The prediction has a mean pLDDT of 82. Predicted 3D model of a 1510-nucleotide RNA (small-subunit ribosomal RNA) from Desulfurococcaceae archaeon MEX13E-LK6-19. The RNAcentral record of the sequence draws on ENA and SILVA. The source organism's lineage runs through Archaea, Thermoproteati, Thermoprotei, Desulfurococcales and Desulfurococcaceae. Its Rfam family is "Archaeal small subunit ribosomal RNA". Gene Ontology terms of the family: structural constituent of ribosome and ribosome.

């Protein structure tokens, strides 16, 4: 220095990445007032081509000739061509080359240079020559050039002399670390300087003009510029060296001038710079060589830093100057505005030739996201040249553009009216803004200063769902259009898209993208990690590195102190100043980090020397072991043969079939011959480095462990490369083959079976030699050392001890080593580790850096080969992952439990015939909802019209606003004819009425019109469950657990015990109703034992109505009281809860029925009961009428009713009920009918009246097993009721007719007692309709006292890759789209190497011929310089070709997998034992997941055994 935050999950807790919020560049969109002030702009891509103007000249005090101005003269000037100096090597511009002494930085140059400056010192003698321009002739389109003439000089050149160089002698001195260096003398070759120019003053003295003096010449002498030679400074280079600073090891070996000597050659100078000749070396894992990018630093950006990231501006170096070589000339170049080639581009040309070269400055043209004026000026700094003065200057100083940065400031203040918002009025102020003047400037502007006008001239931009500041405001869409950096939004109610309005954050700015930084301790030096998340090599030995016990002494590398020096300037920090602050500038001072020197310390590390023994290592002792090679011997069993004996099956499964057996199997006894293999001992026993090792005895041989005043003396720890062992399977070449068994052949099973399962069966398994070298080679835990509680067990040694059957016996206890468990502390995300660490250090080595592509491609190295070691990108994703958590779930496990579960039993369904709901189909309509259990006689839903929602026809309706229209009569009402099934409903004619107005736009009434995924309410159901939670504690980073578990025990989470938990809630219960016993209170409509009166009938017992007392009993309905495991006995945990049996009682263990029904699922079901959000219809989707449909039937499914009959049917006779229900109702009871019914009608608003005689049953008789006297369905025929109407389509009765059906497949359903079956009655609905429902009362049973097999539930535990929770989740192949990659016959295109050929020019160098100077000779001619043709060797060499080879890079027919993509195909591997456990390696096979086989893992689940700890 210090902030995180969003995103993996139902929720945690971590690992891990991706995304945000910060700062920077650059570009893009919207926008914009300014001043100012600063810094910056074709930098990135094409070092790509450029029209046109500039951008290097200057000197007349160096020379020559021409010319012009002024003037009378002197004299002062200017032009121009040229010689000739200097200067064009700087400054400008650029980043393409380059991984190099290019650059930084600190050294050497004893190997060197320096022009112009500057200090000393010393010269400048003597000659000599040419040459432009300029005149003359010529060649050319041009550009330029050829011949001849003449001339100067600070132009050339010779000779001197100073001086240089070498070479050899002498020594002395200096400098110095060292002399090859200076320096000085001697002798000998060599090379060999100068301009005595210019200009001014002054004299002189020629000259020419002419008498004024000159502007010609020459000397002198002064001053000033120059000119030479040496010395040495300054400044600037050259050259070497150490040290630093990219990437890639899929570049590992490089190299022929290469590395080194000898001799030359070259440069200013060293060198293999370059030649010759000689040696064979030279560099490289401390990364040589190649490939790949790249211009280096000061510096900027960022960051706390450390680091990461740049290299644009600005300054310092370096390169280059269209692309390439050369070399000339100079102090300096291989030369940006010089030359010379080649190459390629453009231009002119008369085709013969020739120009050109903005990476300076403006400006085009292309490229591209992407960038300025063809401006002013030499006024300032500065170069160049000049003596100056001055020229020149596109370097510069200046302005123009552009939101590029960076700094500042403004877009107004008060106040008042209105006020929803908006407006409106008033005073103020003058930064900015406009307008003058002056002042600034090289001119301008800007700024200063004075005056004037005026709130005027000035606000956007991103965003509001989380992160992340700011709406659950309206409208608009409706997984669509579209928004997102990441999670994500949009499915008709969107705080998320388009809008409006509100809001938030910056603000002359706001945002996008794109690169960098930083976040990111996600590259961990600061500063991580590697058992289960990505990561320990399979083990092991060892090279190089790294890394080292204890004393001593000595160096003083490292390391620390100090002083010196460099680290340019800018930049940075701080202090100070100057622009009105700022920004910026400017002075001063600091910092940074490195290097060099020189002085010091010496602890720690190093190096040297000595010693030592704790570390390692030997040596000796008895001991333990499946360590390993080798020989050898045994065993059992299996398969074969043989012999016997036996006889019909054998074997195999889930079951079964291939198969074997009648040529005698399987079985049994003997025998034999083969190969593999070693039970039991055997053990979380033992050895090994690991891979592994297991009959016995024998050799050979490795390690380890104990023990021991023995020895050596740090010898040592890891270990990059290497190198060696290395299961299983595979491979080669040779044996071998019982046994078992990839592939293969057969039989099951399956929808299928390339499997599982099961019959055969080949490689292989097994030897011997040789490969391969991998694995869940695992403890998924590298090796080496210290340190840090304990406790129990084993296996080796050693010591001590008791017992002893004296045994190598048993037992205990202590050291030492080993292997297991459990544990503290401490570690960890947690499971979990815990002296055998994964705790705390210290050493060395591998190995991660999000998933996926992929351990794949490609390239290398290995291997026969299979492969194997090494190992990518692109593209592609928002997560993939660890641990643990609560839930669900399992064809996991344990406890319990349920007739919606079995079992044991009764009935029944499914089969027939009707009924009655649903699908399906018809249909104009068959409205519409329900959909497993939990839709289907369900919406109470039994629809003739009504109902109704549906079809078909007709009709009717708009409150209320505003307009159109209306006394020229709306609106309403009627006659008649039309029109219509019908109808003043609407048409025509016309009457009558008196004020409103549905033509039109809003908007309403209404909707059984739409969402039950926008609700409310109310239901279903889990649930005939027994669980759901809370408060406090406690545990746990948490999410959560605990309580709620555990044992017993209940119908129950009911209750006891136990226990970090004590307690409470909501459930269960307990309440509540009814049914059972008994009390008590009441007594009318009810009841009448008893007593009285009155009738009646009698078989004379006595019944029987009716009235009075009575309320005893029944009945009615109100209240009580009764039962708690309260007693015994057993059993159970000691006196637990409970259990069993028992007693008593009307009833037992909850006495039977029922009501109630928990936190909560199911987006369960209901807009169609009803209410309601929002949508949508509104003159129709509203309301109304008639009609017609919900009754339709080839069919298919649910749930009834009658049946099928003799335990029945029919016919007659008789018994006994309760719950209800009755005024447009029940209806006694009389008449009528053969019935249904009809026709009167008491009573009764009901404990009085009626509905109301119940049925099954009892009794008697008939049928006699038949499609019947079982069935009763269809259909006729009459007849009734009901209603406005029974055609479609009502119920009744009678007669006829008389169908199916003879006990119902897979399969299903209900029930445990007054229950099931059986049998009626009553109500609801209702004008009329039950076989529906809800009630009721009659009759009355078999089994079961019980499991958890099936279904299904509760708790407990256990796996999980599910959590939308198994109706879950996920593989592969195959099909289509679309991406990117790989191979790939060959095609292209660019570099590069080697070899060869061609070769411009350049240098060197011979020969011949000219000319020229100069010397020498009379002359031919001879020497020397120096030029030029023409030609001959050497040698470098662009370039250009040809051949052969490498690399990059496009394209490419197909060929390959890869990754992506709401709803495609096959299965179905995987997660739960995932239905065969899964996986890893290898083989083989198979549409695919995948199957099999050998080995191996546990990172398998269940069950049991053993062992170990608690």
């Nucleotide at each position: 220095a210090c902030u995180c935050c969003g995103g993996u999950u139902g929720a945690u807790c971590c690992u891990g990445c991706c995304g945000g919020a910060c700062c920077c560049g650059a570009c893009c969109g919207c926008u914009a007032u300014c001043g100012g002030g600063g810094u910056g702009g074709g930098g990135c891509u094409a070092a790509g081509c450029c029209a046109u103007g500039g951008g290097a000249g200057u000197c007349g005090u160096a020379c020559g000739c021409c010319c012009c101005g002024c003037c009378g003269c002197u004299g002062c000037g200017g032009g121009g061509c040229g010689u000739g100096g200097c200067g064009g090597a700087c400054g400008g511009c650029u980043g393409a080359g380059u991984a190099a002494c290019a650059c930084g930085u600190g050294g050497c140059u004893a190997a060197c240079c320096u022009a112009c400056c500057c200090u000393c010192g010393g010269g400048a003698c003597g000659g000599g020559g040419a040459u432009a321009a300029c005149c003359c002739c010529g060649g050319g389109a041009a550009a330029c050039u050829g011949g001849g003439g003449c001339u100067a000089a600070u132009c050339c050149c010779c000779g001197a002399u100073a001086g240089g160089c070498g070479a050899g002698g002498a020594g002395g001195c200096c400098u110095g670390g060292a002399a090859g260096g200076g320096u000085c003398c001697c002798u000998c070759g060599c090379c060999g300087a100068a301009a005595g120019g210019g200009c001014g003053u002054a004299g002189c003295g020629g000259g020419g003009g002419u008498u004024a003096u000159c502007g010609c010449c020459g000397c002198u002498a002064c001053g000033c510029c120059g000119c030479c030679c040496g010395a040495g400074g300054a400044u600037g280079g050259g050259g070497c060296u150490g040290c630093g600073g990219c990437c890639c090891a899929u570049c590992a070996g490089g190299u022929a001038g290469u590395u080194g000597g000898c001799g030359g050659g070259g440069u200013a100078a060293c060198g293999g710079c370059c030649c010759g000749c000689c040696a064979a070396g030279c560099c490289g894992a401390u990364a040589a060589c190649g490939g790949g990018u790249a211009g280096g630093g000061g510096c900027c950006g960022u960051g706390a830093g450390a680091g990461c990231g740049g290299g644009a501006g600005c300054c310092c170096c370096c390169a280059g100057a269209u692309g390439g070589g050369c070399a000339c000339u100079g102090a300096g170049a291989c030369a940006a505005g010089g030359g010379c080639c080649c190459a390629g581009g453009c231009c002119c040309u008369a085709c013969g030739g020739g120009g050109u070269g903005c990476a300076c400055c403006a400006g085009g043209c292309g490229c591209g996201a992407a960038a300025c004026c063809u401006c002013c000026g030499c006024a300032a700094u500065g170069c160049g040249g000049g003596a100056a003065a001055c020229c020149g200057u596109g370097a510069c100083g200046g302005g123009g553009u552009c939101a590029c940065c960076c700094c500042g400031a403004g877009u107004g203040c008060c106040c008042c009216c209105u006020a929803u918002a908006c407006g409106g009025g008033g005073g103020c102020u003058u930064u900015u803004c406009c307008c003058c003047g002056c002042u600034g400037u090289a001119a301008g502007a800007a700024g200063g200063c004075g005056g004037g006008g005026g709130a005027a001239u000035a606000a956007g931009c991103g965003g509001g769902g989380g992160g992340c500041a700011a709406g659950u405001c309206u409208g608009g869409u409706g997984u669509c259009a579209g928004c997102c950096g990441c999670c994500g939004c949009g499915g008709u109610a969107a705080u998320a898209c388009c809008a409006g309005c509100c809001c938030c954050g910056c603000g002359a700015g706001u945002g996008g993208u794109c690169g960098g930084g930083a976040c990111g301790a996600u590259u961990a030096u600061u500063g991580g990690g590697c058992c289960u998340a990505a990561a320990g090599c399979g083990c092991c030995c060892g090279u190089a590195g790294c890394c080292g016990g204890c004393c001593u002494g000595g160096c003083g590398c490292g390391u620390c102190c100090c002083c010196u020096c460099c680290u340019a300037a800018a930049g940075c920090c701080c202090c100070g100043g100057g622009c009105u602050u700022a920004a910026c500038c400017c002075g001063g001072g600091g910092a940074u980090u490195g290097g060099a020197g020189g002085g010091g310390a010496u602890a720690c590390g190093g190096c040297c020397a000595g010693g030592c023994u704790a570390g390692g290592g030997g040596g000796c002792g008895g001991g333990a072991g499946a360590g390993g090679c080798c020989g050898a011997g045994g065993g059992u069993a299996c398969u074969c043969c043989c012999g016997g004996g036996g006889u019909a099956g054998g074997g195999g499964c889930g079951a079964a079939a291939u198969c074997c057996u009648a040529u005698a199997a399987u079985c049994c006894c003997g025998g034999g011959a083969g190969g593999a293999c070693c039970a039991c001992c055997a053990g979380u026993g033992g050895c090994g480095a690991a891979g592994g090792c297991g009959c016995u005895c024998g050799g050979c041989u490795g390690g380890a462990a104990c023990g021991c005043g023995c020895c050596c003396g740090a010898c040592g720890g890891u270990g990059a490369g290497g190198g060696g062992c290395g299961a299983a399977a595979g491979c080669c070449g040779g044996g071998g083959g019982a046994g078992c068994a990839a592939a293969c052949c057969g039989g099951a099973u399956u929808a299928g079976a390339u499997a599982c399962c099961c019959g055969g069966g080949u490689a292989g398994u097994c030897c011997c030699g040789g490969c391969u070298g991998u694995a869940a080679a695992c403890g998924a835990u590298g090796c080496g050392g210290g340190c840090u509680a304990g406790g129990u067990g084993u296996u080796g040694g050693g010591c001590g001890g008791g017992c002893u059957u004296a045994g190598a016996g048993c037992c205990c206890g202590c050291c030492c080593a080993g292997u297991g468990c459990c544990g503290c502390a401490g570690g960890g995300a947690a499971g979990c580790c815990g002296u055998u660490a994964a705790g705390c250090c210290c050493g060395c080595c591998g190995c991660c850096u999000g998933g996926g592509g992929a351990g794949u491609a490609c390239g290398g190295c290995c291997g026969c080969a299979a492969g194997g070691c090494u190992g990518a990108a692109a593209c592609u994703u928002a997560a993939a992952g660890g641990a643990a958590u609560u839930g669900g779930c399992g064809g996991g496990g344990g406890a319990g439990c349920a007739c919606c579960a079995c079992a044991a039993g009764g009935g029944g369904u499914g089969g027939a015939g009707c009924c009655u709901g649903c699908g399906g189909u018809u249909u104009a309509a068959u409205u519409g909802g329900a959909g497993u259990c939990a839709a289907c006689g369900c919406c109470g839903g039994g629809a003739a019209c009504c109902u109704u929602a549906c079809c078909g026809g007709g009709g009717g309706c708009g409150a209320c606003a505003g307009c159109a229209g209306g006394a020229u009569g709306a609106c309403g009402g009627c006659c008649a004819g039309g029109u219509u099934g019908a109808a003043g409903g609407c048409c025509u004619u016309g009457c009558c009425c008196g004020a409103c107005g549905c033509g039109c736009u809003g908007a309403g009434a209404g909707g059984a019109g739409g969402u039950g995924c926008a609700u409310g309410g109310c239901c279903g159901u889990c649930g005939c469950c027994a669980g759901c939670u809370c408060g406090u504690g406690c545990c746990g980073u948490g999410a959560g657990g605990u309580g709620u578990c555990c044992g017993g025990u209940u119908a129950a989470g009911u209750c006891c015990g136990g226990c970090a938990a004590c307690g409470a809630g909501c459930g269960a219960g307990a309440c509540c109703c009814c049914c059972g016993c008994c009390c008590c209170u009441a007594g009318u409509u009810g009841c009448u034992a008893c007593c009285c009166g009155g009738g009646g009938c009698u078989c004379c017992g006595g019944c029987c109505c009716c009235g009075g007392g009575g309320c005893a009993c029944a009945c009615u309905a109100g209240g009580g009281g009764g039962a708690c495991u309260g007693c015994c006995g057993c059993c159970g945990u000691u006196c637990a809860a409970g259990g069993c049996g028992g007693a008593g009682g009307a009833a037992g263990g909850a006495g039977g029925g029922g009501g109630c029904c928990a936190c909560g699922g199911c987006a369960g079901g209901u807009c169609a009961g009803c209410a309601u959000g929002c949508c949508c219809c509104g003159a129709a989707u509203c309301c109304c009428c008639c009609g017609g449909g919900c009754u339709a039937c080839a069919c298919g499914c649910g749930g009834g009713c009658u049946a099928c009959a003799a335990u029945g049917g029919c016919g007659g006779g008789g018994a006994c009920a309760g719950c209800g229900g009755g005024u447009g109702c029940c209806g006694a009871c009389c008449c009528c009918g053969a019935a249904a019914g009809g026709g009167g009608g008491a009573g009764g608003c009901a404990a009085u009246c009626c509905c109301u005689c119940a049925a099954a049953c009892c009794c008697c008789g008939c049928c006699g097993c038949a499609g019947u006297u079982g069935g009763g369905a269809u259909c006729g025929a009459g007849g009734g009721c009901u209603g406005c109407a029974a055609c479609u389509c009502g119920c009744c009765c009678u007669c006829g007719u008389g169908a199916a059906c003879g006990u119902g497949g897979a399969a299903u359903c209900c029930c445990u007692a007054g229950u099931a079956a059986c049998c009626g009655c009553g109500c609801g609905u209702c004008a009329u309709c039950a076989u529906c429902g809800c009630g009721c009362g009659g009759u009355g049973a078999a089994u079961a006292c019980g499991u958890c097999c099936c279904u299904g539930c509760u708790c407990c535990u256990u796996g999980c890759a599910c959590a939308c929770a198994c109706c879950g989740c996920c593989c592969g192949u195959c099909g289509c789209u679309c991406c990117a990659c790989c191979c790939g016959a060959g095609g292209g295109a660019g570099g590069g190497a080697g070899g060869g050929g061609u070769g411009a020019g350049g240098c060197c160098u011979g020969g011949u011929c000219c000319c020229c100077c100069g010397g020498g000779g009379c002359a031919a001619c001879c020497c020397g310089g120096g030029g030029g043709g023409c030609u001959g060797g050497g040698u470098c060499g662009a370039a250009c070709c040809c051949c052969u080879c490498c690399c990059u890079c496009c394209c490419g027919a197909g060929g390959g997998g890869g990754g992506a993509g709401a709803a495609g195909u096959c299965g179905u591997a995987a997660c739960a034992a995932g239905g065969u456990a899964g996986c890893c390696g290898u083989a083989g096979g198979g549409g695919a997941a995948c199957c099999u086989g050998c080995g191996g893992c546990u990172g398998g689940a269940u069950c049991a055994c053993c062992u170990c700890c608690c």